This is a predicted structure of a 1414-nucleotide RNA (small-subunit ribosomal RNA) from an uncultured prokaryote.
RNA sequence: GCAAGUCGAACGAGAACGGGAUAUAGCUUGCUAUAUUUGUCAGCUAAGUGGCGCACGGGUGAGUAAUAUAUAGAUAACCUGCCCUCUAGAAAGGGAUAACAGUUGGAAACGACUGCUAAUACCGCAUACGCCCUACGGGGGAAAGGAGGGGACCUUCGGGCCUUCCGCGAUUGGAUGAACCUAGGCGGGAUUAGCUAGUUGGUGAGGUAAUGGCUCACCAAGGCGACGAUCCCUAGCUGGUCUGAGAGGAUGAUCAGCCACACUGGAACUGAGACACGGUCCAGACUCCUACGGGAGGCAGCAGUGGGGAAUAUUGCACAAUGGGGGAAACCCUGAUGCAGCCAUGCCGCGUGUGUGAAGAAGGCUUUCGGGUUGUAAAGCACUUUCAGCGAGGAGGAAAGGUUGAUACUUAAUACGUAUCGGCUGUGACGUUACUCGCAGAAGAAGCACCGGCUAACUCCGUGCCAGCAGCCGCGGUAAUACGGAGGGUGCAAGCGUUAAUCGGAAUUACUGGGCGUAAAGCGCGCGUAGGUGGUUAGGUAAGUUGGAUGUGAAAUCCCCGGGCUUAACCUGGGAACUGCAUUCAAAACUGUCUGACUAGAGUACGAUAGAGGGGGGUAGAAUUUCAGGUGUAGCGGUGAAAUGCGUAGAGAUCUGAAGGAAUACCAGUGGCGAAGGCGGCCCCCUGGAUUGAUACUGACACUGAGGUGCGAAAGCGUGGGUAGCAAACAGGAUUAGAUACCCUGGUAGUCCAUGCCGUAAACGAUGUCAACUAGCCGUUGGAAGACUUGAUCUUUUAGUGGCGCAGCUAACGCAAUAAGUUGACCGCCUGGGGAGUACGGCCGCAAGGUUAAAACUCAAAUGAAUUGACGGGGGCCCGCACAAGCGGUGGAGCAUGUGGUUUAAUUCGACACAACGCGAAGAACCUUACCUACUCUUGACAUCCUCAGAACUUAGCAGAGAUGCUUUGGUGCCUUCGGGAACUGAGUGACAGGUGCUGCAUGGCUGUCGUCAGCUCGUGUUGUGAAAUGUUGGGUUAAGUCCCGUAACGAGCGCAACCCUUGUCCUUAUUUGCCAGCACGUAAUGGUGGGAACUCUAGGGAGACUGCCGGUGACAAACCGGAGGAAGGUGGGGACGACGUCAAGUCAUCAUGGCCCUUAUGGGCAGGGCUACACACGUGCUACAAUGGCGAAUACAGAGGGUUGCAAGCUAGCAAUAGUAAGCUAAUCCCUUAAAGCUCGUCGUAGUCCGGAUCGGAGUCUGCAACUCGACUCCGUGAAGUCGGAAUCGCUAGUAAUCGCGAAUCAGAAUGUCGCGGUGAAUACGUUCCCGGGUCUUGUACACACCGCCCGUCACACCAUGGAAGUAGGUUGUACCAGAAGUAAGUAGCUUAACCUUCGGGAGGGCGCUUAC
Repeated sequence: GCAAGUCGAACGAGAACGGGAUAUAGCUUGCUAUAUUUGUCAGCUAAGUGGCGCACGGGUGAGUAAUAUAUAGAUAACCUGCCCUCUAGAAAGGGAUAACAGUUGGAAACGACUGCUAAUACCGCAUACGCCCUACGGGGGAAAGGAGGGGACCUUCGGGCCUUCCGCGAUUGGAUGAACCUAGGCGGGAUUAGCUAGUUGGUGAGGUAAUGGCUCACCAAGGCGACGAUCCCUAGCUGGUCUGAGAGGAUGAUCAGCCACACUGGAACUGAGACACGGUCCAGACUCCUACGGGAGGCAGCAGUGGGGAAUAUUGCACAAUGGGGGAAACCCUGAUGCAGCCAUGCCGCGUGUGUGAAGAAGGCUUUCGGGUUGUAAAGCACUUUCAGCGAGGAGGAAAGGUUGAUACUUAAUACGUAUCGGCUGUGACGUUACUCGCAGAAGAAGCACCGGCUAACUCCGUGCCAGCAGCCGCGGUAAUACGGAGGGUGCAAGCGUUAAUCGGAAUUACUGGGCGUAAAGCGCGCGUAGGUGGUUAGGUAAGUUGGAUGUGAAAUCCCCGGGCUUAACCUGGGAACUGCAUUCAAAACUGUCUGACUAGAGUACGAUAGAGGGGGGUAGAAUUUCAGGUGUAGCGGUGAAAUGCGUAGAGAUCUGAAGGAAUACCAGUGGCGAAGGCGGCCCCCUGGAUUGAUACUGACACUGAGGUGCGAAAGCGUGGGUAGCAAACAGGAUUAGAUACCCUGGUAGUCCAUGCCGUAAACGAUGUCAACUAGCCGUUGGAAGACUUGAUCUUUUAGUGGCGCAGCUAACGCAAUAAGUUGACCGCCUGGGGAGUACGGCCGCAAGGUUAAAACUCAAAUGAAUUGACGGGGGCCCGCACAAGCGGUGGAGCAUGUGGUUUAAUUCGACACAACGCGAAGAACCUUACCUACUCUUGACAUCCUCAGAACUUAGCAGAGAUGCUUUGGUGCCUUCGGGAACUGAGUGACAGGUGCUGCAUGGCUGUCGUCAGCUCGUGUUGUGAAAUGUUGGGUUAAGUCCCGUAACGAGCGCAACCCUUGUCCUUAUUUGCCAGCACGUAAUGGUGGGAACUCUAGGGAGACUGCCGGUGACAAACCGGAGGAAGGUGGGGACGACGUCAAGUCAUCAUGGCCCUUAUGGGCAGGGCUACACACGUGCUACAAUGGCGAAUACAGAGGGUUGCAAGCUAGCAAUAGUAAGCUAAUCCCUUAAAGCUCGUCGUAGUCCGGAUCGGAGUCUGCAACUCGACUCCGUGAAGUCGGAAUCGCUAGUAAUCGCGAAUCAGAAUGUCGCGGUGAAUACGUUCCCGGGUCUUGUACACACCGCCCGUCACACCAUGGAAGUAGGUUGUACCAGAAGUAAGUAGCUUAACCUUCGGGAGGGCGCUUAC
């Protein structure tokens, strides 16, 4: 800004506009301009009176859990404008008033007064078939005209009159629309259980269209409620929509029906209809105007604005169509509606090209470097042109209306009017419409999500528990298919993902269709009300039930068959369906109900039986304690050990007597009784129940049981008693880090009785009550019957109470006639864990507390049963130098060596409980060497390829710390088909070299450890839903899962053992370098020599030992014990050999290797330094502390190794280390090489020494280029600590420990280390209780990263949610009271008043005001 006006054919009127008529002027001579006039113009009309409409259409869902809605009924208790229909009407009058004119108030909105006028406006009167009221006599009540046409007749010339149409009043019926009533249906909460005074009913009156407490007066005291009243919260209802197999669940946008609302609250008026979205009045909040006095407004109509928000459109076109209002109509109005605009919001359709095209192009990505993939994809070639673009054509949506003609109807009428049929004319917002044709050209047109599993789709790079992802599980800590990017792929596609929501899956509220022993879940147990359910039989009935019919179940939607848009979405015709409700007819099996009958359920009567069933009273003995007395003397008591305590004032012990309380040994029993809790000496009284036997009686009287009611262990509470023992609290003593505990000494409530509360327990069989059915076997308690041998027997049956077990059930464990089996009836209870059986509220209680019983918030689990392991300060069995029994050490000292720490330029790196620390390292002065500091090189010290040059090689000098650099001498080799080639050297270039740089948590290989422990597994079978089990367990036995027996297992593999090496005995063979008995020779002496092959040795081959033999034990086994023989006896001793696996054990620095990193350096070379530092700590050793010894002298006996850059005899020198010289030996030949401890003699005499040897001074030797940092050894001198070592801790079981020396590897040199060798050579083991480790069976487990596990609480910090708090401010609601606008009704002193009446005074009636009620 628009969305409700319209009618001049109801009326007065004429301001503006148009027309007609007249006049004047201009001229272009029929136009323009001006003026006047006309209201009887079949023009029009602002404003006004009047009529109809404005109660429809359009919007919204605040309120409303029922005055709503939906379904079916009812109104004999109702109204209804316009419309259709019936009947008879419409006569004759009156008084006003707006407009208008004048005066006037106000800023405005809006008025005030005076005067004029009309009507289909208003009011009497007349008439009254039907209508209304009635006491049945009677009474009451109506209307309006307007327009068209017209032949007679009349006329005041306007008309009358006739006729048609419209309108008007009354009335009948209908249709439509409203109104009231009834029934059952339609959310949640009981932490809302009682509500209600107009409340329920009656009588009467009022009121309404109408019934009715709707309102009022009186009377009665009712009405509703566990089938949920009242109260609170939430919500418009329905057809339908979404989902679902269905039953259901959720929902109520669009479309349609109903309701409610219109700024908030209240109220009425008008009207057929409203208590009225675009009407009125009042109050309130808000906004606006104002002259401050006062006024105006209501978008939950259409657009649009602001605000709010994650978020939702144009201030469009048209009345052309459909519909609505008014009108006689033309027409007017219509943000209803039809269209258009915006938005991929949804559904549907279409396009973004099609065919061909391998050099499998380029590029990208990747790669095992070969390739693969993108991919026929592209390019190229040949076609097509939908859609978009440009141009041209072009339907349908239109029927009306107007005019004209014909034919009917009406009529006096061929007027008018109406209807039907023709002709002509004529109406389109959309619209540049749909559609068709032409033109050009592959041209203009693909994105989004995802790719760990669920779930279709995988690689690379980046990042490095960061950044990030995530629906759930989860991913990310340097090789991420999970993050980010890329390539590729997958899925959808003009969309694709995310978020939010609903249903499904979810049998996860289970009606269909779940459960309750242990997972959540049986009330602690009875009695019993309502309710639910209920035995046999006959008949009636027809409520449930079943079938038929009728009505209804709006349309749309869904479904089926058709039709129309090119198809589809969409639209549309018909059908089916709407599973419902109501009425009616029928059936009578079942349930119900009524009547009659029955006895099998239930009960009663009679006789017996058992019993810790209950209540009360009495009584008995044992024991504890206390008291009194006697005897008697020093302890008692208590504990793991003690102490507190008692006791010389006489305890404890013992004897006698007394008192008092409490409880009842034995019997005694998965025995009995009871509903459960529970009940135990004996006797008496009262009393409940059960079982059993036989008969009689009642005749379904039954079962369950929400609420209700009663009982209900222990503890606790109140009152009054009682109190021996025991004993919370408390006290003391111990224990302990502490010990508000466990243990001890005391000890009060309490325990006991009476009475009253409490009302809970793991009140458990974790298993509700009742009834029926479903294999067996064995016990036991109470009864009955029968049999016999009269017994302690047996059989049958019944009521209990136990064990095992089949079917069946169960997730499994298990249950299994006493069910957790199969069924029926009823009740209670459960719905993830925590919060929480808590808070608040209610009820109960004296209190303690009980009962009922949430939410916020938080987690992704919590739980059950079973399995395999691991673990246990669980159990059984067994083993090991594991303990014990012994011997010797370490820990204290000095030194050596390794490590930590510290220091440093660097002190390179690795190894960390056992299983790192004399470890890698079998040997750091340089080298090694990886580290540090300087200097220096850059295709490199080393490898391959390419090009060029040169033999290779070599002499010397200079500079420098050296690497290196610059000069310089000599030298021309080998093969050849004469081209050249091979090796080597130098230079250049780039691919590359190089790295002891990182990651042992990316790896290979190797190794350690449990552990030389006896274990670890598999196939087939069997068992179990399964994980798994069995085998592998059990009884024996062994060093051994070694073997035997048994056995749902039977076999097998890796381990054990054996096979291998060495050692111990014998035989045989061989006989040199080894040996020498016998023979011979020789020497001062020696196998020195001839010879020998006996012995020893050497090294080849054999034998031997197997529980083989005997006895015993054992189960007739395996095996064990003892014995014989034997060198050796039960794996003879020692070694090598290490199952499946564990420790992310160790090693990227042996080596190899993925990835990453460095590339004039993190690579290479070289000099010097460092790895050797030194307040300290630890590990491993050596030497000692001495007399079993030191020192000196003398003297005896090994084994195994090594040696030519080597071992070196002998001789000489030196005190010595060693040096010089030098024979022999490539080794059973020579050398290292004197073994030492031992034995014999001497000395020392218990001392810091004749012990011990560190440290330091001096002098040397050797190796080596070089001993300063930083070697070993020798000699002289010096002579430290140390007198056997705290807590603790290590090794060892026999040729072992201990002790003594010898050798080797590495190595120029440098062992107290390591690896070997032999000599001397013990002690002890009762035994397995304990410590440690291991094996096996079993058991518990909340552990599985497996006890170094898991886990509880406080505190600290951070975060999340919620409280308390002086107070303060709101919302909703109840009750009582006060005030009260507008309005309606009633009354009425006052004021006022056209129609009617009047006797003209007035009256009737109305209005204003006032009062009352609400």
Model confidence (mean pLDDT): 84 of 100. It matches the Rfam family "Bacterial small subunit ribosomal RNA". Rfam links the family to the GO terms ribosome and structural constituent of ribosome.